[in-house]
Molecule: Bacterial RNase P class A
Organism: Microbacterium sp. EF45047
RNA sequence: CAGGUCGGUCGGACGGUCGCGUUGCGGGAGACCGCACCGAGGAACGUCCGGGCUCCACAGGGCAGGGCGGUGGGUAACACCCACCCGGAGUGAUCCGCGAGACAGUGCCACAGAGAGCAGACCGCCUCUUCCGGUCCCUGAGCUUGUCGAAGGGUCCGGCGGGGUAAGGGUGAAAGGGUGGUGUAAGAGACCACCGGGGGUCGUGGCGACAUGGCCCGCCAGGUAAACCUCGCCCGGAGCAAGGCCAGACAGAGGAUGAUGACGCGGCCCGCCGAGUCCUCGGGUAGGCCGCUGGAGCGGCACGGCAACGUGUCGCCGAGAGAGAUGACCGUCGAAGGGGCUCGUCCCCGGAACAGAACCCGGCGUACAGACCGGCCCGCUCG
Numbered sequence: 001c002a003g004g005u006c007g008g009u010c011g012g013a014c015g016g017u018c019g020c021g022u023u024g025c026g027g028g029a030g031a032c033c034g035c036a037c038c039g040a041g042g043a044a045c046g047u048c049c050g051g052g053c054u055c056c057a058c059a060g061g062g063c064a065g066g067g068c069g070g071u072g073g074g075u076a077a078c079a080c081c082c083a084c085c086c087g088g089a090g091u092g093a094u095c096c097g098c099g100a101g102a103c104a105g106u107g108c109c110a111c112a113g114a115g116a117g118c119a120g121a122c123c124g125c126c127u128c129u130u131c132c133g134g135u136c137c138c139u140g141a142g143c144u145u146g147u148c149g150a151a152g153g154g155u156c157c158g159g160c161g162g163g164g165u166a167a168g169g170g171u172g173a174a175a176g177g178g179u180g181g182u183g184u185a186a187g188a189g190a191c192c193a194c195c196g197g198g199g200g201u202c203g204u205g206g207c208g209a210c211a212u213g214g215c216c217c218g219c220c221a222g223g224u225a226a227a228c229c230u231c232g233c234c235c236g237g238a239g240c241a242a243g244g245c246c247a248g249a250c251a252g253a254g255g256a257u258g259a260u261g262a263c264g265c266g267g268c269c270c271g272c273c274g275a276g277u278c279c280u281c282g283g284g285u286a287g288g289c290c291g292c293u294g295g296a297g298c299g300g301c302a303c304g305g306c307a308a309c310g311u312g313u314c315g316c317c318g319a320g321a322g323a324g325a326u327g328a329c330c331g332u333c334g335a336a337g338g339g340g341c342u343c344g345u346c347c348c349c350g351g352a353a354c355a356g357a358a359c360c361c362g363g364c365g366u367a368c369a370g371a372c373c374g375g376c377c378c379g380c381u382c383g
Base pairs, nucleotide, nucleotide: 001379003377004376005375006374007373008372009371010370012333013332014331015330016329017328018327020039021038023036024035025034026033027032041354045365046364048363049362050361051360052359053239054238055237056236060270061269062268063267065235066234067233068232069231070084071083072082073081074080085099086097087096088095089094100230101229105228106227107224108223109222122169123168124165125164126163127162128161131159132158133157134156136154137153138152142148143146177195178194179193180192181191182190196220197219198217199216200215201214202213203212204211205210243290244289245288246287252281253280254279255278256277257276264272265271297316298315299314300313301312302311303310304309337349338348339347340346341344
């Protein structure tokens, strides 16, 4: 310098005019007016996961159901984060894996293929014969004495059939290790040597996942658990329209059910609670306040830790609604992008992505025009 990879910060700037919302102060009888402070995001989004908070037994037991899944940490908690392990990709930085169990059991494996799970015989190889056809040889009834020939025996080949064989071919994503040898009718971990894998056992290192070494066992085992299932850990439900307080209005009627226990506590059983509950018709209201934003908060520094993070200290206060505010215009400047030529530190046009709180946090996922900063890797060049 070029390419790559990982992480972080920002995501139009400044000024003016007008406007909107909360709060405070002042004015006004009131409607409202004036002034001042503050007023969206890194994702406020999706509402996927985990918590706080509130109510229901200050949340109970079992079953069922759901979630998670290498190991060790972090955290209020998590499906998140950090570090490591294993496997895979890459020259590498680095990235990827919904990472338990497929020798507990059951199921499934399309198409193709003979066979897809206590394997399988289609082709091939080998073998068998009371069968059939052929070749050649031997023997040779017979007669027309021939290069004739019935019947019989044998070698070899082929066919039908029986059996053996998983070496070779072929099918497939996948066909029950690989190479060489012994062996055999042909073959085969059937046996042997080496290599690879698995299991057992004994060490060594590590908190651990795991790594590594010795010995033994021919044990050689397909995949799928995001199929049932098994193992381990976790999970009560509903949600701010939670829930509470105040003010105000109204009119009850009919039916069903309930102390032999209703309603309620997500489903079922137990257990708890203890007087209402449900349906239809009719009537009334649809106001205010709290919850509500100072919090697992944000920033700086120091210390501990590889890190996630924790501890201490200093500083700061940043929306709180009504389901609705957070904007518009002008001026100066302006990134990307486009065009032009005299190729420049040039001119002209242009004009800012995704998107917007509603109880609050921690995550994840998704969207995003662009700008800037840093670590590391590979290649080339120069010193």